[in-house]
RNA sequence: GUAAAUACUUUCUAGGGUUCCGCCUUAUUGGGUCUGGUCCGAGAGAAAGUGCAAAGAAUUUUUUCUUUGUCCACGGAGGGAUAAAAGCCCGGGAGAU
Numbered sequence: 001g002u003a004a005a006u007a008c009u010u011u012c013u014a015g016g017g018u019u020c021c022g023c024c025u026u027a028u029u030g031g032g033u034c035u036g037g038u039c040c041g042a043g044a045g046a047a048a049g050u051g052c053a054a055a056g057a058a059u060u061u062u063u064u065c066u067u068u069g070u071c072c073a074c075g076g077a078g079g080g081a082u083a084a085a086a087g088c089c090c091g092g093g094a095g096a097u
C1' cells in the first nucleotide's frame, strides 16, 4: 500500500425508550425515578430463507437438481431520525491491533 455478494429479507432475542393502551396519581398541559401490551431494535446476537461462489449430475443449450462454502470482527467522542431512546442510522466510519 491492498480485493470482496465481508450481500439481502423475514421472525426473534439482548438492549431501548414513552406516541397509543394499560397502570399509578394530588385526576391534570402529571408520572417511564411504572412490571407490562403496542412500538424501535443489532455489521461485530440467534434461527430460517433467498442470493452469491466452487464442484458434480441430469437435461440438451439453458435450465434444473445435489453437495460444500459464505470465515473473521477491539472500537470512542460527536451528530441524526422518530413520540422518545438505544447494540437503530452516519458506521465493518475515526482510531486501535
Base pairs, nucleotide, nucleotide: 007050008049009048010047011046012045015040016039020037021036022034023031024030051070052069053068054067055066056065057064058063072092074095078090079089080088

This is a predicted structure of a 97-nucleotide RNA (Guanidine-I riboswitch aptamer) from Oceanobacillus iheyensis. Rfam family: Guanidine-I riboswitch aptamer. Rfam's curators write: This family represents a conserved RNA structure found upstream of the ykkC and yxkD genes in Bacillus subtilis and related genes in other bacteria. The function of this family is unclear although it has been suggested that it may function to switch on efflux pumps and detoxification systems in response to harmful environmental molecules. The source organism's lineage runs through Bacteria, Bacillati, Bacillota, Bacillaceae and Oceanobacillus. The sequence is in RNAcentral, with records from Rfam and Ribocentre. The same sequence occurs in records of 2 taxa.